Model confidence (mean pLDDT): 87 of 100.
c-di-GMP-I-GGC riboswitch aptamer from a soil metagenome, 75 nucleotides, folded computationally.
RNA sequence: ACGACAAAGGCAAACCCGCCGCGAGGCGGGGACGCAAAGCCAUGGGUCUCAUUGUGAGAUUGCCAGGCUACCGAA
Numbered sequence: 001a002c003g004a005c006a007a008a009g010g011c012a013a014a015c016c017c018g019c020c021g022c023g024a025g026g027c028g029g030g031g032a033c034g035c036a037a038a039g040c041c042a043u044g045g046g047u048c049u050c051a052u053u054g055u056g057a058g059a060u061u062g063c064c065a066g067g068c069u070a071c072c073g074a075a
Stems, first nucleotide, its partner, number of pairs: 002073002010035002015030006033062001039068003043065003046060005
């Protein structure tokens, strides 16, 4: 680099409950649609939110791309 009808595991969509936030959404618990990086970084793009004359400030990495790190060892 690659990704198994392997092994040990891991993460956790939608939805529900509680809390936080103007909001997108986030956190905790339950729950599993899925994931070989569904681990980390808002760096570029996309989408979304708030404010707005202009300008800006945020959210989303399980939307795409990029960077860093990582278990196992069949083909």